Predicted 3D model of a 74-nucleotide RNA (transfer RNA) from a Candidatus Omnitrophota bacterium.
């Protein structure tokens, strides 16, 4: 110094050809149940999609650029 992949609540993750609400389990947090506690059921909270910028009517998704972790080469 060159190639690749990957970065999405708190944590581990999906998101198909760009499309009309950005879920999923797990944790939290009510509440239902139970004398109590677990499970079990229900609901809510939480997200500038790593950053900037460009293309589009419309970006997690497409394109540049930078950081930042992994893996090869030299």
């Nucleotide at each position: 110094g060159g190639g690749c992949g990957g970065u999405u609540g708190g944590c581990g993750c999906a998101g198909u050809u760009g499309g009309u609400u950005a879920g999923c389990g797990c944790g939290u947090u009510a509440g239902u149940u139970u004398g109590a506690c677990a499970u079990a059921c229900u609901a809510a909270a939480g997200g500038u999609c790593a950053c900037a910028g460009g293309u589009u009517c419309g970006a997690g998704u497409c394109c540049u650029g930078u950081a930042c972790c992994g893996c090869c080469c030299a």
Rfam family: tRNA. Rfam classes the family as a transfer RNA. Its mean pLDDT, the model's own confidence on a scale to 100, is 81.